[in-house]
Context: one part of a larger RNA
RNA sequence: UCCGGCGAGUUACCGUCAGCGGCUCGGUUAAGGUCUUAAGGACCGAAGCCAGAGGGAAACCGAGUCUGAAUAGGGCGACAAUUGGUCGCUGGUGGUAGACGCGAAACUGCACGAACUACCCAUGAGCAGGUUGAACCGCGGGUUAUACCGCGUGGAGGACCGAACCCACUUGGGUUGAAAACCGAGGGGAUGACUUGUGGGGAGGAGUGAAAGUCUAAUCAAGCGCAGAGAUAGCUCGUUCUCUCCGAAAUAGCUUUAGGGCUAGCCUUGAGCCACUACGCAACGGGGGUAGAGAUACUGAAUCGGCUUGAGGGUCCUUCCAGACUACUCUGCUGAACCAAACUCCGAAUACCGUUGCGACUAUCUCAGGAGUCAGUCCGCGAGGGAUAAGCUUCGCGGUCGAGAGGGAAACAACCCAGACCAUCUGCUAAGGUCCCGAAGUAGAACUCAGUCACUAAGGAAGUUGAGUUGCAAUGACAGCUAGGAUGUUGGCUUAGAAGCAGCCACCAUUUAAAAAGUGCGUAACAGCUUACUAGUCGAGCAAUUCUGCGCCGAUAAUGAUCGGGAGUAAGUUCUACACCGAAGCAGUGGAAUACAUAAACCUUCGGGUUUAUGCAUUGGUAGGAGAGCGCUGUAGGCCAGAUACGAGCCGUACCGUAAGGAGCGGUGUCGGGGCCUACAGGUGAUUAUGCCGGA
Numbered sequence: 001u002c003c004g005g006c007g008a009g010u011u012a013c014c015g016u017c018a019g020c021g022g023c024u025c026g027g028u029u030a031a032g033g034u035c036u037u038a039a040g041g042a043c044c045g046a047a048g049c050c051a052g053a054g055g056g057a058a059a060c061c062g063a064g065u066c067u068g069a070a071u072a073g074g075g076c077g078a079c080a081a082u083u084g085g086u087c088g089c090u091g092g093u094g095g096u097a098g099a100c101g102c103g104a105a106a107c108u109g110c111a112c113g114a115a116c117u118a119c120c121c122a123u124g125a126g127c128a129g130g131u132u133g134a135a136c137c138g139c140g141g142g143u144u145a146u147a148c149c150g151c152g153u154g155g156a157g158g159a160c161c162g163a164a165c166c167c168a169c170u171u172g173g174g175u176u177g178a179a180a181a182c183c184g185a186g187g188g189g190a191u192g193a194c195u196u197g198u199g200g201g202g203a204g205g206a207g208u209g210a211a212a213g214u215c216u217a218a219u220c221a222a223g224c225g226c227a228g229a230g231a232u233a234g235c236u237c238g239u240u241c242u243c244u245c246c247g248a249a250a251u252a253g254c255u256u257u258a259g260g261g262c263u264a265g266c267c268u269u270g271a272g273c274c275a276c277u278a279c280g281c282a283a284c285g286g287g288g289g290u291a292g293a294g295a296u297a298c299u300g301a302a303u304c305g306g307c308u309u310g311a312g313g314g315u316c317c318u319u320c321c322a323g324a325c326u327a328c329u330c331u332g333c334u335g336a337a338c339c340a341a342a343c344u345c346c347g348a349a350u351a352c353c354g355u356u357g358c359g360a361c362u363a364u365c366u367c368a369g370g371a372g373u374c375a376g377u378c379c380g381c382g383a384g385g386g387a388u389a390a391g392c393u394u395c396g397c398g399g400u401c402g403a404g405a406g407g408g409a410a411a412c413a414a415c416c417c418a419g420a421c422c423a424u425c426u427g428c429u430a431a432g433g434u435c436c437c438g439a440a441g442u443a444g445a446a447c448u449c450a451g452u453c454a455c456u457a458a459g460g461a462a463g464u465u466g467a468g469u470u471g472c473a474a475u476g477a478c479a480g481c482u483a484g485g486a487u488g489u490u491g492g493c494u495u496a497g498a499a500g501c502a503g504c505c506a507c508c509a510u511u512u513a514a515a516a517a518g519u520g521c522g523u524a525a526c527a528g529c530u531u532a533c534u535a536g537u538c539g540a541g542c543a544a545u546u547c548u549g550c551g552c553c554g555a556u557a558a559u560g561a562u563c564g565g566g567a568g569u570a571a572g573u574u575c576u577a578c579a580c581c582g583a584a585g586c587a588g589u590g591g592a593a594u595a596c597a598u599a600a601a602c603c604u605u606c607g608g609g610u611u612u613a614u615g616c617a618u619u620g621g622u623a624g625g626a627g628a629g630c631g632c633u634g635u636a637g638g639c640c641a642g643a644u645a646c647g648a649g650c651c652g653u654a655c656c657g658u659a660a661g662g663a664g665c666g667g668u669g670u671c672g673g674g675g676c677c678u679a680c681a682g683g684u685g686a687u688u689a690u691g692c693c694g695g696a
Stems, first nucleotide, its partner, number of pairs: 001696006011097014026050003032044004054061002064076004100238002103235001107228004112223001119201008127192001129161003132157001137152005165189003169186005204220001206216002241629006251264005265373002267370006277363001279359008292346001293344002299340002303336005310330003313326004376401001378399008406417003421591004426587003432581003435566003441578007453568001459553002463550002466547007480537005486510003491505003516531001520529002592619003596615008630685001632682009646672002649668005655662002
C1' cells in the first nucleotide's frame, strides 16, 4: 500500500412541537387485585396527575387582581374571535444520564516493588610482580647536656610502575546493530573516600543522593498495578444506501471573550394574514451639507509685490528738542496668485422619506418546529492606516468565488461572457476570434519599417503623418558660389605694449551699394583669417514655433530562447462595411420530475384526497431544512416452489428500472432450508478515524 471482516446519534425518564387516533355530560389510571390462555392479554382499581380562573413576593381577594392616597393611569387576566382539554402511538427537538465514536497529559484511593540502581548496617572475601624507603630504634660523630649530622635497621604512604579487578577520557566501527549502550585500539584507578559475595534496612510528594533533578526493576520535575472511570477534552480526526424541492453565513450586540458561546440577522418546513403592507417604475413634494467650488463670507494656513499707519532695531546727525536714511522685524491698508477631514457665502448627482398612479402567477408580515453560520476571498468604485508600497491592513457600496460546471483570457478559485434536469451526428448567438497548428474573412481608406506589434518612465532626437500660427520671398527669399567688408582711427584711458578683439569709458562722424568705436579665431603688439552688412549669380519656396497620429533611444541577471508556437510587412495599428466561427446561453425535437392552473373520472368522515389529460413555469449547489424511496437481519399473519429435487451462497451473462437496486437463464452447491406480499422490530448499509483483527 492492497484485500476481507468488525467499526460511530442509541436507550430510559421528563419537557416541548407536529401528525395520526380514543374520549370530551372533562381525560386518564399507578401500585395492586381477579380471570385466562401457554402468551399476546381482558376486566377491576380515582390514590394521584392535567384541565376546569386569574392576579399578587405573600397574607389575600377574585372575573378580576397587583401597584397606588386614589374610584386615576398602567401591568397581567376575563370578555370576544371561537378555539380548546386530556390520554395514547409515531416522528422532530431540548433536558438529565458516558448520550455520535475513538483519543489525553493529569488528579485521588488502595496495593506491589531496593533481585536493577543510590545510600546505610551486619558478616565474609579479593588485590601477580616490581619500585621508593617516613617515623621509631641501634651504632658512630657532635654538645656541659640537648639539638644536629652520618651509617645501619625498619617498612610508613587516599606514595610510584603495572596484571587480575574496577572505571569509561579519546577515536574507528556499529546506528532497520551481533547488542533497546556493544566491538576494536589506546586511556584512568589499582592498600584504598578501593573492589566485591551473602544477609538485612528504609518508598512514591516518599526514599536515596561526595547534588547530575541523579537513582528507586530497559519507566522518574514525582515508580508501577488496579480502582474512581466510559475522568474531562470550548481541541483534532472519523461518522456507512439512493433520488427530489428549497438553500445560507463568514455580520451586529454581549461575553476572563476573540479558532468557544448566547440573542438578533440570513436558510428551511408548517399554519395564519390578502392589507395598495412590502418591492419595481414614473410624477410630485421634502430635509441635507458630501463631490465640486469659493476666499473683504468666517476660522486657520500660505507666496510674491506696492503703500506706509503704528511699534521696535540699526546707521547718520545731535547739548536738548527735533530730524534724515534703512537691502531689518512685527503690525495695518492694498494688488496678484493660492490651500483645508476636524473652514463654508454656496452647492449637485445619487441615496433616503412621504403622496399619487401603474406593474407584479410575486414578495413582505405574524406565529410555531428545525437549522447552519460568527477564520471569508479577490475585483471595481469611495475612504482611513501605510510610503496616494504590498497577492498589505480596516470600513462603506456592488460583483464573483465561497457553494458554480460551460466558452474566452496559452496554462490561470475571485477577470470577460454565461447560470449545467436528461438525450440529440439540428439551428442562432455572447465574450473572444476567422494565415497554419485550430472552427471561421473579405472589401475599402489611412498610418507604421521599429518585427514596433509582443513589458516601463523621466528625459532626449532635422524619424515620419496630419492641422495651425508668425515672419521673409519674382522689387528675387533661404542655402551655396563670386566680389566688397572702407575712412577720421592705433577712439580715449590703462598698459612694457593694448592698433576692432586683456580690462575701463564712450560708442561719434565720413565715404558709401554696404561695412560694428567690431561676431569668432589669431599676434608680444601689429599682421593674417572670418562674421555682421552689401552687390552680383542662381530661381522657388524658406525660417521659427504650437498641437497631433505612429514609430526611435533611454531598455542591464544569472542553464536556451520565444508573440501559446510556426510564421507574418500584414496575418501589425486606426477607421468603415458586410459575412462567418464560437458555450452546458437561446431556439428545435424527444423524455423525466416538481409547483401552479384548468378539465374529467373515482373515493370521501363533505374538510378534502387519488389518478389521468392539457397548459405554463421551474429543475447548478457546500453547511443546512423538508419530502419520497432502495436494500439487510429478525418476528407475526397470509401465500408459493420442490423429490431425476429445490434453495441460500459463489461463478458467468447481451434483460428491466430515473437511482439505491431487481429479475431470468446456465454452471457449482460437502449445507438444510428458501422465496413473495403486508405489518412490526432493529446490534440495518463504510474508502478514509496515523481505526481494530486476519491475510497478501
Molecule: large-subunit ribosomal RNA, domain II
Organism: soil metagenome